This is a predicted structure of a 462-nucleotide part of an RNA (small-subunit ribosomal RNA, 3' major domain) from Fabomonas tropica. The organism belongs to Fabomonas, within Eukaryota. Rfam family: Bacterial small subunit ribosomal RNA. Its family is annotated with structural constituent of ribosome and ribosome in the Gene Ontology. It is recorded under the gene name rns. RNAcentral holds the full RNA, with entries from ENA.
Context: one part of a larger RNA
RNA sequence: UGACGUGAGCCUCGCACUAGCGGUGGAGCAUGUGGUUUAAUUCGAUACAACGCGCAAAACCUUACCAGCUCUUGACAUAAUUAUUAAAAAAUGUAUUUUUUAUUAUUACAGGUGUUGCAUGGCUGUCGUCAGCUCGUGUCGCGAGAUGUUCGGUUAGGUCCUUAAACGAAGCGUAACCCCUAUUUUUUAUUGCUCUUAGAUAAUACUAAAGAACUUAAAAAAAACAGUCUGCAAGAAGCAGAAGGAAGGAGGGGAUGACGUCAAGUCCUCAUGGCCCUUAUGAGCUGGGCUACACAUGUGCUACAAUGGUAAUUACAAUUAGAAGCAAUCACGUAAGUUAGAGCAAAUCUAUAAAAAUUAUCUUAAUUCGGAUUGUUCUCUGAAACUCGAGAAUAUGAAGUUGGAAUCGCUAGUAAUCGCAGAUCAGCAUGCUGCGGUGAAAAAGUAAUGAGGCUUUGUACA
Numbered sequence: 001u002g003a004c005g006u007g008a009g010c011c012u013c014g015c016a017c018u019a020g021c022g023g024u025g026g027a028g029c030a031u032g033u034g035g036u037u038u039a040a041u042u043c044g045a046u047a048c049a050a051c052g053c054g055c056a057a058a059a060c061c062u063u064a065c066c067a068g069c070u071c072u073u074g075a076c077a078u079a080a081u082u083a084u085u086a087a088a089a090a091a092u093g094u095a096u097u098u099u100u101u102a103u104u105a106u107u108a109c110a111g112g113u114g115u116u117g118c119a120u121g122g123c124u125g126u127c128g129u130c131a132g133c134u135c136g137u138g139u140c141g142c143g144a145g146a147u148g149u150u151c152g153g154u155u156a157g158g159u160c161c162u163u164a165a166a167c168g169a170a171g172c173g174u175a176a177c178c179c180c181u182a183u184u185u186u187u188u189a190u191u192g193c194u195c196u197u198a199g200a201u202a203a204u205a206c207u208a209a210a211g212a213a214c215u216u217a218a219a220a221a222a223a224a225c226a227g228u229c230u231g232c233a234a235g236a237a238g239c240a241g242a243a244g245g246a247a248g249g250a251g252g253g254g255a256u257g258a259c260g261u262c263a264a265g266u267c268c269u270c271a272u273g274g275c276c277c278u279u280a281u282g283a284g285c286u287g288g289g290c291u292a293c294a295c296a297u298g299u300g301c302u303a304c305a306a307u308g309g310u311a312a313u314u315a316c317a318a319u320u321a322g323a324a325g326c327a328a329u330c331a332c333g334u335a336a337g338u339u340a341g342a343g344c345a346a347a348u349c350u351a352u353a354a355a356a357a358u359u360a361u362c363u364u365a366a367u368u369c370g371g372a373u374u375g376u377u378c379u380c381u382g383a384a385a386c387u388c389g390a391g392a393a394u395a396u397g398a399a400g401u402u403g404g405a406a407u408c409g410c411u412a413g414u415a416a417u418c419g420c421a422g423a424u425c426a427g428c429a430u431g432c433u434g435c436g437g438u439g440a441a442a443a444a445g446u447a448a449u450g451a452g453g454c455u456u457u458g459u460a461c462a
């Protein structure tokens, strides 16, 4: 100087706790993991920071695993050598020669999702978007080092002010610059819009003009800075309140992750050193497996009902996607779906919003709750649904009556709840990534828990 301490003191912060709302832990199912089993159940990830993770799709393929069969210069690349066969072009004395391509053979080699993430690059997680980590010159100290980077305030912040042997328009971070969103103005105006006119109609649906007001769509500007006022504070930094304002004290989100820590993760994305295999640890095919099942566990979905279920009627979105595609509409079918198929490479056409609302019914019951499981008959995708897909109809109608100890998320358009879209994709979503609809309660504090900072103290540690 650090590190450590069931040493001490002071300060600060965070859904850390408190106050609340909703969950998990109990049930059934989905999915991942452990374990067990297996010919194989491929491999990796393992406290927080592994476990709906790599996998944004395991029937074949994927696929790396297992069984069987097959190949050996090889499924893939380059080069060399001679020879073989075939084709094309050029030259020519029509005998042939040369060049190129393919094939066969030989050899250098290819190949390896084999091993080492404790040999590595690259990428990533984590502490943590925490406020820290350093430098030059000077000064102090024999020196390791210290100072700066602290005292007192302040801030989300090593943010700023003030003080001070430090000074610095020094650096990496913080902040800002970037993107989205909330308001207004200007410009532009189709496929979007309709203040206006006409036609037609049951109609505000529709058609045609016209318009640039409105909505909307982009492009460019403006706007917020503690700027103004009052009080507090040291005539400081700043804090509290008020006005105006669409917005007020960082307006709300996102991207952005310092020096470093964990020999953290990844050699199975990729790259790569060493080691290992080379008629096999390489390559191809068929079938199986990754989907097993006494059990344990993580993450979810659906429920246990009346703030509800069922039936009928009837409103209102946004993101986004579309040609081997999205499909209106008619007809058929109880339905999944099928036949025909308008329009649309799309602000033009297409892709049902649901919860909500209204009316009726059920009346507290394992029920008109709940839907697991199982039988039968079908539909769709695809060479192919037995192992092993999704969906429909009908019958069946399990557990479950709000969940022990414990534990998780969330501070506002948030939680909760409701549906929609997309990637992957022939088919398959309770997962993931986005989108909008409805829309709360409670806190405004810091006693204890956790973390951080500073001071001090102890140490057989470096």
Base pairs, nucleotide, nucleotide: 001462002461003459004458005457007456008455009454010453011452012451013450016446017445020410021409022408023407024406027302028301029300030299031298032297033296034295035293036292043054044053065288066287067286068285069284070283071282074109078108079107080106081105083104085102086101087100088099089098090097091096111277112276114275115274116273120271121270122266123265124264125262127260132172133171134170135168136167137166138147139146140145152161153160178254179253180252181251183222184221185220186219187218188217189216193211194210196209197208198207199206225248228242229241230240231239232238304403308362309361310360311359312358313357320351321350322349325344326343329340331338332337369400374395375394376393377392378391379390380389416438417437418436419435420434421433422432